[in-house]
RNA sequence: GGCUCGGUAGCGAAGCUGGUUAUCGCGUCGGCCUGUCACGCCGAAGAUCGUGGGUUCGAGCCCCAUCCGAGUCG
Repeated sequence: GGCUCGGUAGCGAAGCUGGUUAUCGCGUCGGCCUGUCACGCCGAAGAUCGUGGGUUCGAGCCCCAUCCGAGUCG
């Protein structure tokens, strides 16, 4: 350098044929429970979906460029 795969809350993942509220687990915070902690239960915050453009009425999803990581070929 070519090709393939990946990048989505603090961490790990899902997201179907493009359809408007982006979902789940762990963690964090608050409450309940307990003599206390843990467990359990209830609730909340937290993502402008790597970045920049484009297509579209509408993009996490399609197109182009680019950055980062992994694999592979030379």

Source information: The RNA shown here (transfer RNA) has 74 nucleotides and comes from a Bacillota bacterium. Its mean pLDDT, the model's own confidence on a scale to 100, is 80. The RNAcentral record of the sequence draws on ENA.